[in-house]
Context: one part of a larger RNA
RNA sequence: GGCACAUAAUGAAUGCCUUGGCGCUGAUAGGCGAAGAAGGACGUGAUAAGCUGCGAUAAGCUUCGGUGAGUGGCAAAUACACUUUGAUCCGGAGAUCUCCGAAUGGGAUAACCCACCACGGGUAAUGCCGUGGAACUGCCGGUUGAAUUCAUAGACCGGUAAGAGCAACACCUGCUGAAGUGAAACAUCUCAGUAAGCAGAGGAAAAAAAAGCGAAGCGAUUCCCUCAGUAGUGGCGAGCGAAAGGGGAACAGCCCAAACUGGAAGGCUUGCCUUCCAGGGUUGUAGGACCACGACAUGGUAUGACAAAGAUUAGGUGAAGCGGAUGGAAAGUCGCCCCAUAGACGGUGAGAGGCCGGUAACUAAAAAUUAGAGUCAACCUAGUGAGUUCCUGAGUAAUGCGGUGCACGUGAAACCCCGCAUGAAUCCAGACCGACCACGGUCUAAGGCUAAAUACUAAUCAGCGACCGAUAGUGAACAAGUACCGCGAGGGAAAGGUGAAAAGCACCGCUGUGAGCGGAGUGAAAGAGUACCUGCAAUUAUGUGCUU
Numbered sequence: 001g002g003c004a005c006a007u008a009a010u011g012a013a014u015g016c017c018u019u020g021g022c023g024c025u026g027a028u029a030g031g032c033g034a035a036g037a038a039g040g041a042c043g044u045g046a047u048a049a050g051c052u053g054c055g056a057u058a059a060g061c062u063u064c065g066g067u068g069a070g071u072g073g074c075a076a077a078u079a080c081a082c083u084u085u086g087a088u089c090c091g092g093a094g095a096u097c098u099c100c101g102a103a104u105g106g107g108a109u110a111a112c113c114c115a116c117c118a119c120g121g122g123u124a125a126u127g128c129c130g131u132g133g134a135a136c137u138g139c140c141g142g143u144u145g146a147a148u149u150c151a152u153a154g155a156c157c158g159g160u161a162a163g164a165g166c167a168a169c170a171c172c173u174g175c176u177g178a179a180g181u182g183a184a185a186c187a188u189c190u191c192a193g194u195a196a197g198c199a200g201a202g203g204a205a206a207a208a209a210a211a212g213c214g215a216a217g218c219g220a221u222u223c224c225c226u227c228a229g230u231a232g233u234g235g236c237g238a239g240c241g242a243a244a245g246g247g248g249a250a251c252a253g254c255c256c257a258a259a260c261u262g263g264a265a266g267g268c269u270u271g272c273c274u275u276c277c278a279g280g281g282u283u284g285u286a287g288g289a290c291c292a293c294g295a296c297a298u299g300g301u302a303u304g305a306c307a308a309a310g311a312u313u314a315g316g317u318g319a320a321g322c323g324g325a326u327g328g329a330a331a332g333u334c335g336c337c338c339c340a341u342a343g344a345c346g347g348u349g350a351g352a353g354g355c356c357g358g359u360a361a362c363u364a365a366a367a368a369u370u371a372g373a374g375u376c377a378a379c380c381u382a383g384u385g386a387g388u389u390c391c392u393g394a395g396u397a398a399u400g401c402g403g404u405g406c407a408c409g410u411g412a413a414a415c416c417c418c419g420c421a422u423g424a425a426u427c428c429a430g431a432c433c434g435a436c437c438a439c440g441g442u443c444u445a446a447g448g449c450u451a452a453a454u455a456c457u458a459a460u461c462a463g464c465g466a467c468c469g470a471u472a473g474u475g476a477a478c479a480a481g482u483a484c485c486g487c488g489a490g491g492g493a494a495a496g497g498u499g500a501a502a503a504g505c506a507c508c509g510c511u512g513u514g515a516g517c518g519g520a521g522u523g524a525a526a527g528a529g530u531a532c533c534u535g536c537a538a539u540u541a542u543g544u545g546c547u548u
Base pairs, nucleotide, nucleotide: 001547002546003545004544005543006542007541008540009539015533016497017496020468021467022465023464024463025462026461027460028459029457030456031166032165039100040099041098042055043054044053046078050074051073061094062093063092064091065090066089070082071081072080105114106113107112116133117132118131119130120129121128136163137162138160139159140158141157142156143155144154171202172200173199174198175197176196182189186235212218213217222249223248224247225246226245232240233239253449254448255447256393260279261278262277263276264275265274266273267272268271284427286392287391288390289389290387291385292384293383299380300379301378303377304376305375306374310370311369312368313367315363316362317361321336322335323334324333337354338353339343345357346356347355398422399421400420401419402418403417405415408434429444430443431442432441433440484491485490504532507519508518509517510516
């Protein structure tokens, strides 16, 4: 010097654990905001840096309920307080709620600056202090009022829980709208009407009561399974890709415009026109108005008011076990028992139905919210016949040109929707049935509303997992979107475990009266001492053996 072993040190792997995550299910809820939100700044405690709570009434104030012995958050300790005259705590309602923030008196580099009006306080007076008001837009009402006579625009005043902003990077609708990619290149095509941007809404949204489908007849919409990777479409490449029909979920249908009637106002050319209100009326086997006859019942509601049960926001009752040995400790073991509409789960000094919290079951609300049986109101709801006078959504339908959506790329290209131009019929009518024509059939456009089945989950409650177990699982089990980095947008960690209980080592010794260590004591254990469970490996030291 090497190798090996042992004992220590360092070190943190591993094992075990879980307060935190991840995913899902059911229910609830699906909004908050000028009555000032979300989110913050700054304050606020006897002592107070952080978190939490709260707001100059500041870890809180009032009241109504619950509960019943301790309490003053995390969070110890000391001091000082509160509390059976019911505190703390839990729930309902209310009060307070600085400053910033849509931020709204004006301004600004957010949490700051400056000023006006009214009232009040204060001063000899001014300064000063307090309370309230004052943004913009919309809507309603009013006063004024140009060019320009009337008028209008505009200006001004008053009123007004109206709007504005935030949220779940979710779901929905509309507008705008890529590219990487694929086509093994690339241009039509694809990706894709996707991503992204903008606007808007709701608890869902959208769609919706056939000018439908398509050959059977069906009979609003939406969603699922299928039809079917079919029919088609396609540099007939890559690809794209239906519908009818069938089976389910859920089911709900209605209201206007017009004709006609009545009324009101206005206009002028004085017998018409316009506007408004009320009645009437709402469809395709056409219907309605007008005329005649007949009825005033029946059935219903998605509207308004009141409102029972139930539910939510605190709670309450709640069965049944003892002993021996082992052990630091019994819930394990042995013995003999018990309850069970409760043998879910968690805790307790080791595996507890019977120790504790609970669990099954039952039960409770002063107050607030929800719910909506039911009641009342209001509203809706019929028929027959004849005539063929009137009405039935116009710059619309359609056509041409240019696009676009339809599974459908211009194609034989219907149908739907836009832009430009042209421009009908109006019931003896019109649109459609995939060029077009005929026959035949289906439906009634150019107005509107409509629950459920469907989509999503930031949040609340309950529960579950052949999900993770601290390099995993959220970035975050800990002061985590913290520390730290960056001018900024933004980036973004590491870090869990003594013990059953602090019983957290009184006292003594060494020492620099340091660290640390040795005694002593606690404890089952200190080789569990806060650098704390277990304590691998690399590495270090010491000792021993072998070897050179």